[in-house]
Model confidence (mean pLDDT): 76 of 100. Glycine riboswitch aptamer from a Pseudomonadota bacterium, 95 nucleotides, folded computationally. Its Rfam family is "Glycine riboswitch aptamer". Gene Ontology term of the family: glycine biosynthetic process. Of the family's consensus pairs, 91% are formed in the model.

RNA sequence: GCAUCCGGCGCGGGAGAGAGCGGCCGUGAUCCGGCCGCCGCCGAAGGCGCAACCGGCCCCCGGAAACGCUCAGGCAAAAGGACCGCGUCGGGAUC
Numbered sequence: 001g002c003a004u005c006c007g008g009c010g011c012g013g014g015a016g017a018g019a020g021c022g023g024c025c026g027u028g029a030u031c032c033g034g035c036c037g038c039c040g041c042c043g044a045a046g047g048c049g050c051a052a053c054c055g056g057c058c059c060c061c062g063g064a065a066a067c068g069c070u071c072a073g074g075c076a077a078a079a080g081g082a083c084c085g086c087g088u089c090g091g092g093a094u095c
Stems, first nucleotide, its partner, number of pairs: 001095001005091009018039001020038007040075003046071001047069003053063004
């Protein structure tokens, strides 16, 4: 000093599933929003589990999925959103 790896930030893309029912509040009332209760769903924040897969001192141990569970979250818009691309900043090791 470069590539790779990891993390942060910014921009763009980004799916699924009832704008459900009832009560209370924000109002005198509508829309809308919040909270509580009930039923039905989703799976791509997070979390948990099996274990596909990977590694090791190998019949044991460790890591671990977009798979599974739905605790959390979500089911008009908004917000969020795994993951992908671009840009930028930082970190460690190797070369």